[in-house]
RNA sequence: UCAUGUCAAAAGCAAACCUGCUGAAAAGCAGCGACGCACAGCAAGGAGUCUAAGGCUGUAAGGCAGCUAUGUCGUCCAGCCGCCAUG
Numbered sequence: 001u002c003a004u005g006u007c008a009a010a011a012g013c014a015a016a017c018c019u020g021c022u023g024a025a026a027a028g029c030a031g032c033g034a035c036g037c038a039c040a041g042c043a044a045g046g047a048g049u050c051u052a053a054g055g056c057u058g059u060a061a062g063g064c065a066g067c068u069a070u071g072u073c074g075u076c077c078a079g080c081c082g083c084c085a086u087g
Base pairs, nucleotide, nucleotide: 002087003086004085005084012037013036018031019030020029021028022027035074041080042079045077046076047075048073050071054068055067056066057065058064059063
C1' cells in the first nucleotide's frame, strides 16, 4: 500500500419502547435502553424511501382530493477520513 472481516483484544456508535423539547409532518435533539453496526464516522453527488408546510391543479366556496422537496432516512451506489486482526 492492497485485499479480506473467520478468530482474539481494545475502543466507539445506538434501533424499538418510554419521558421531555423542536417540527405542519416525515423526522430530529436530550435522557433511558440495546435491536443491531467495521465505520450506523464525515459529506450530501446519483438512485430510491417517507412526509407534503408552502406552491400548483380540480371542485362555486368552505372543506376535500391529486401532484410537487427545498424537508427526511439505521436503504443502495459513488466520494473523503479511519481502529484492530489476518493474508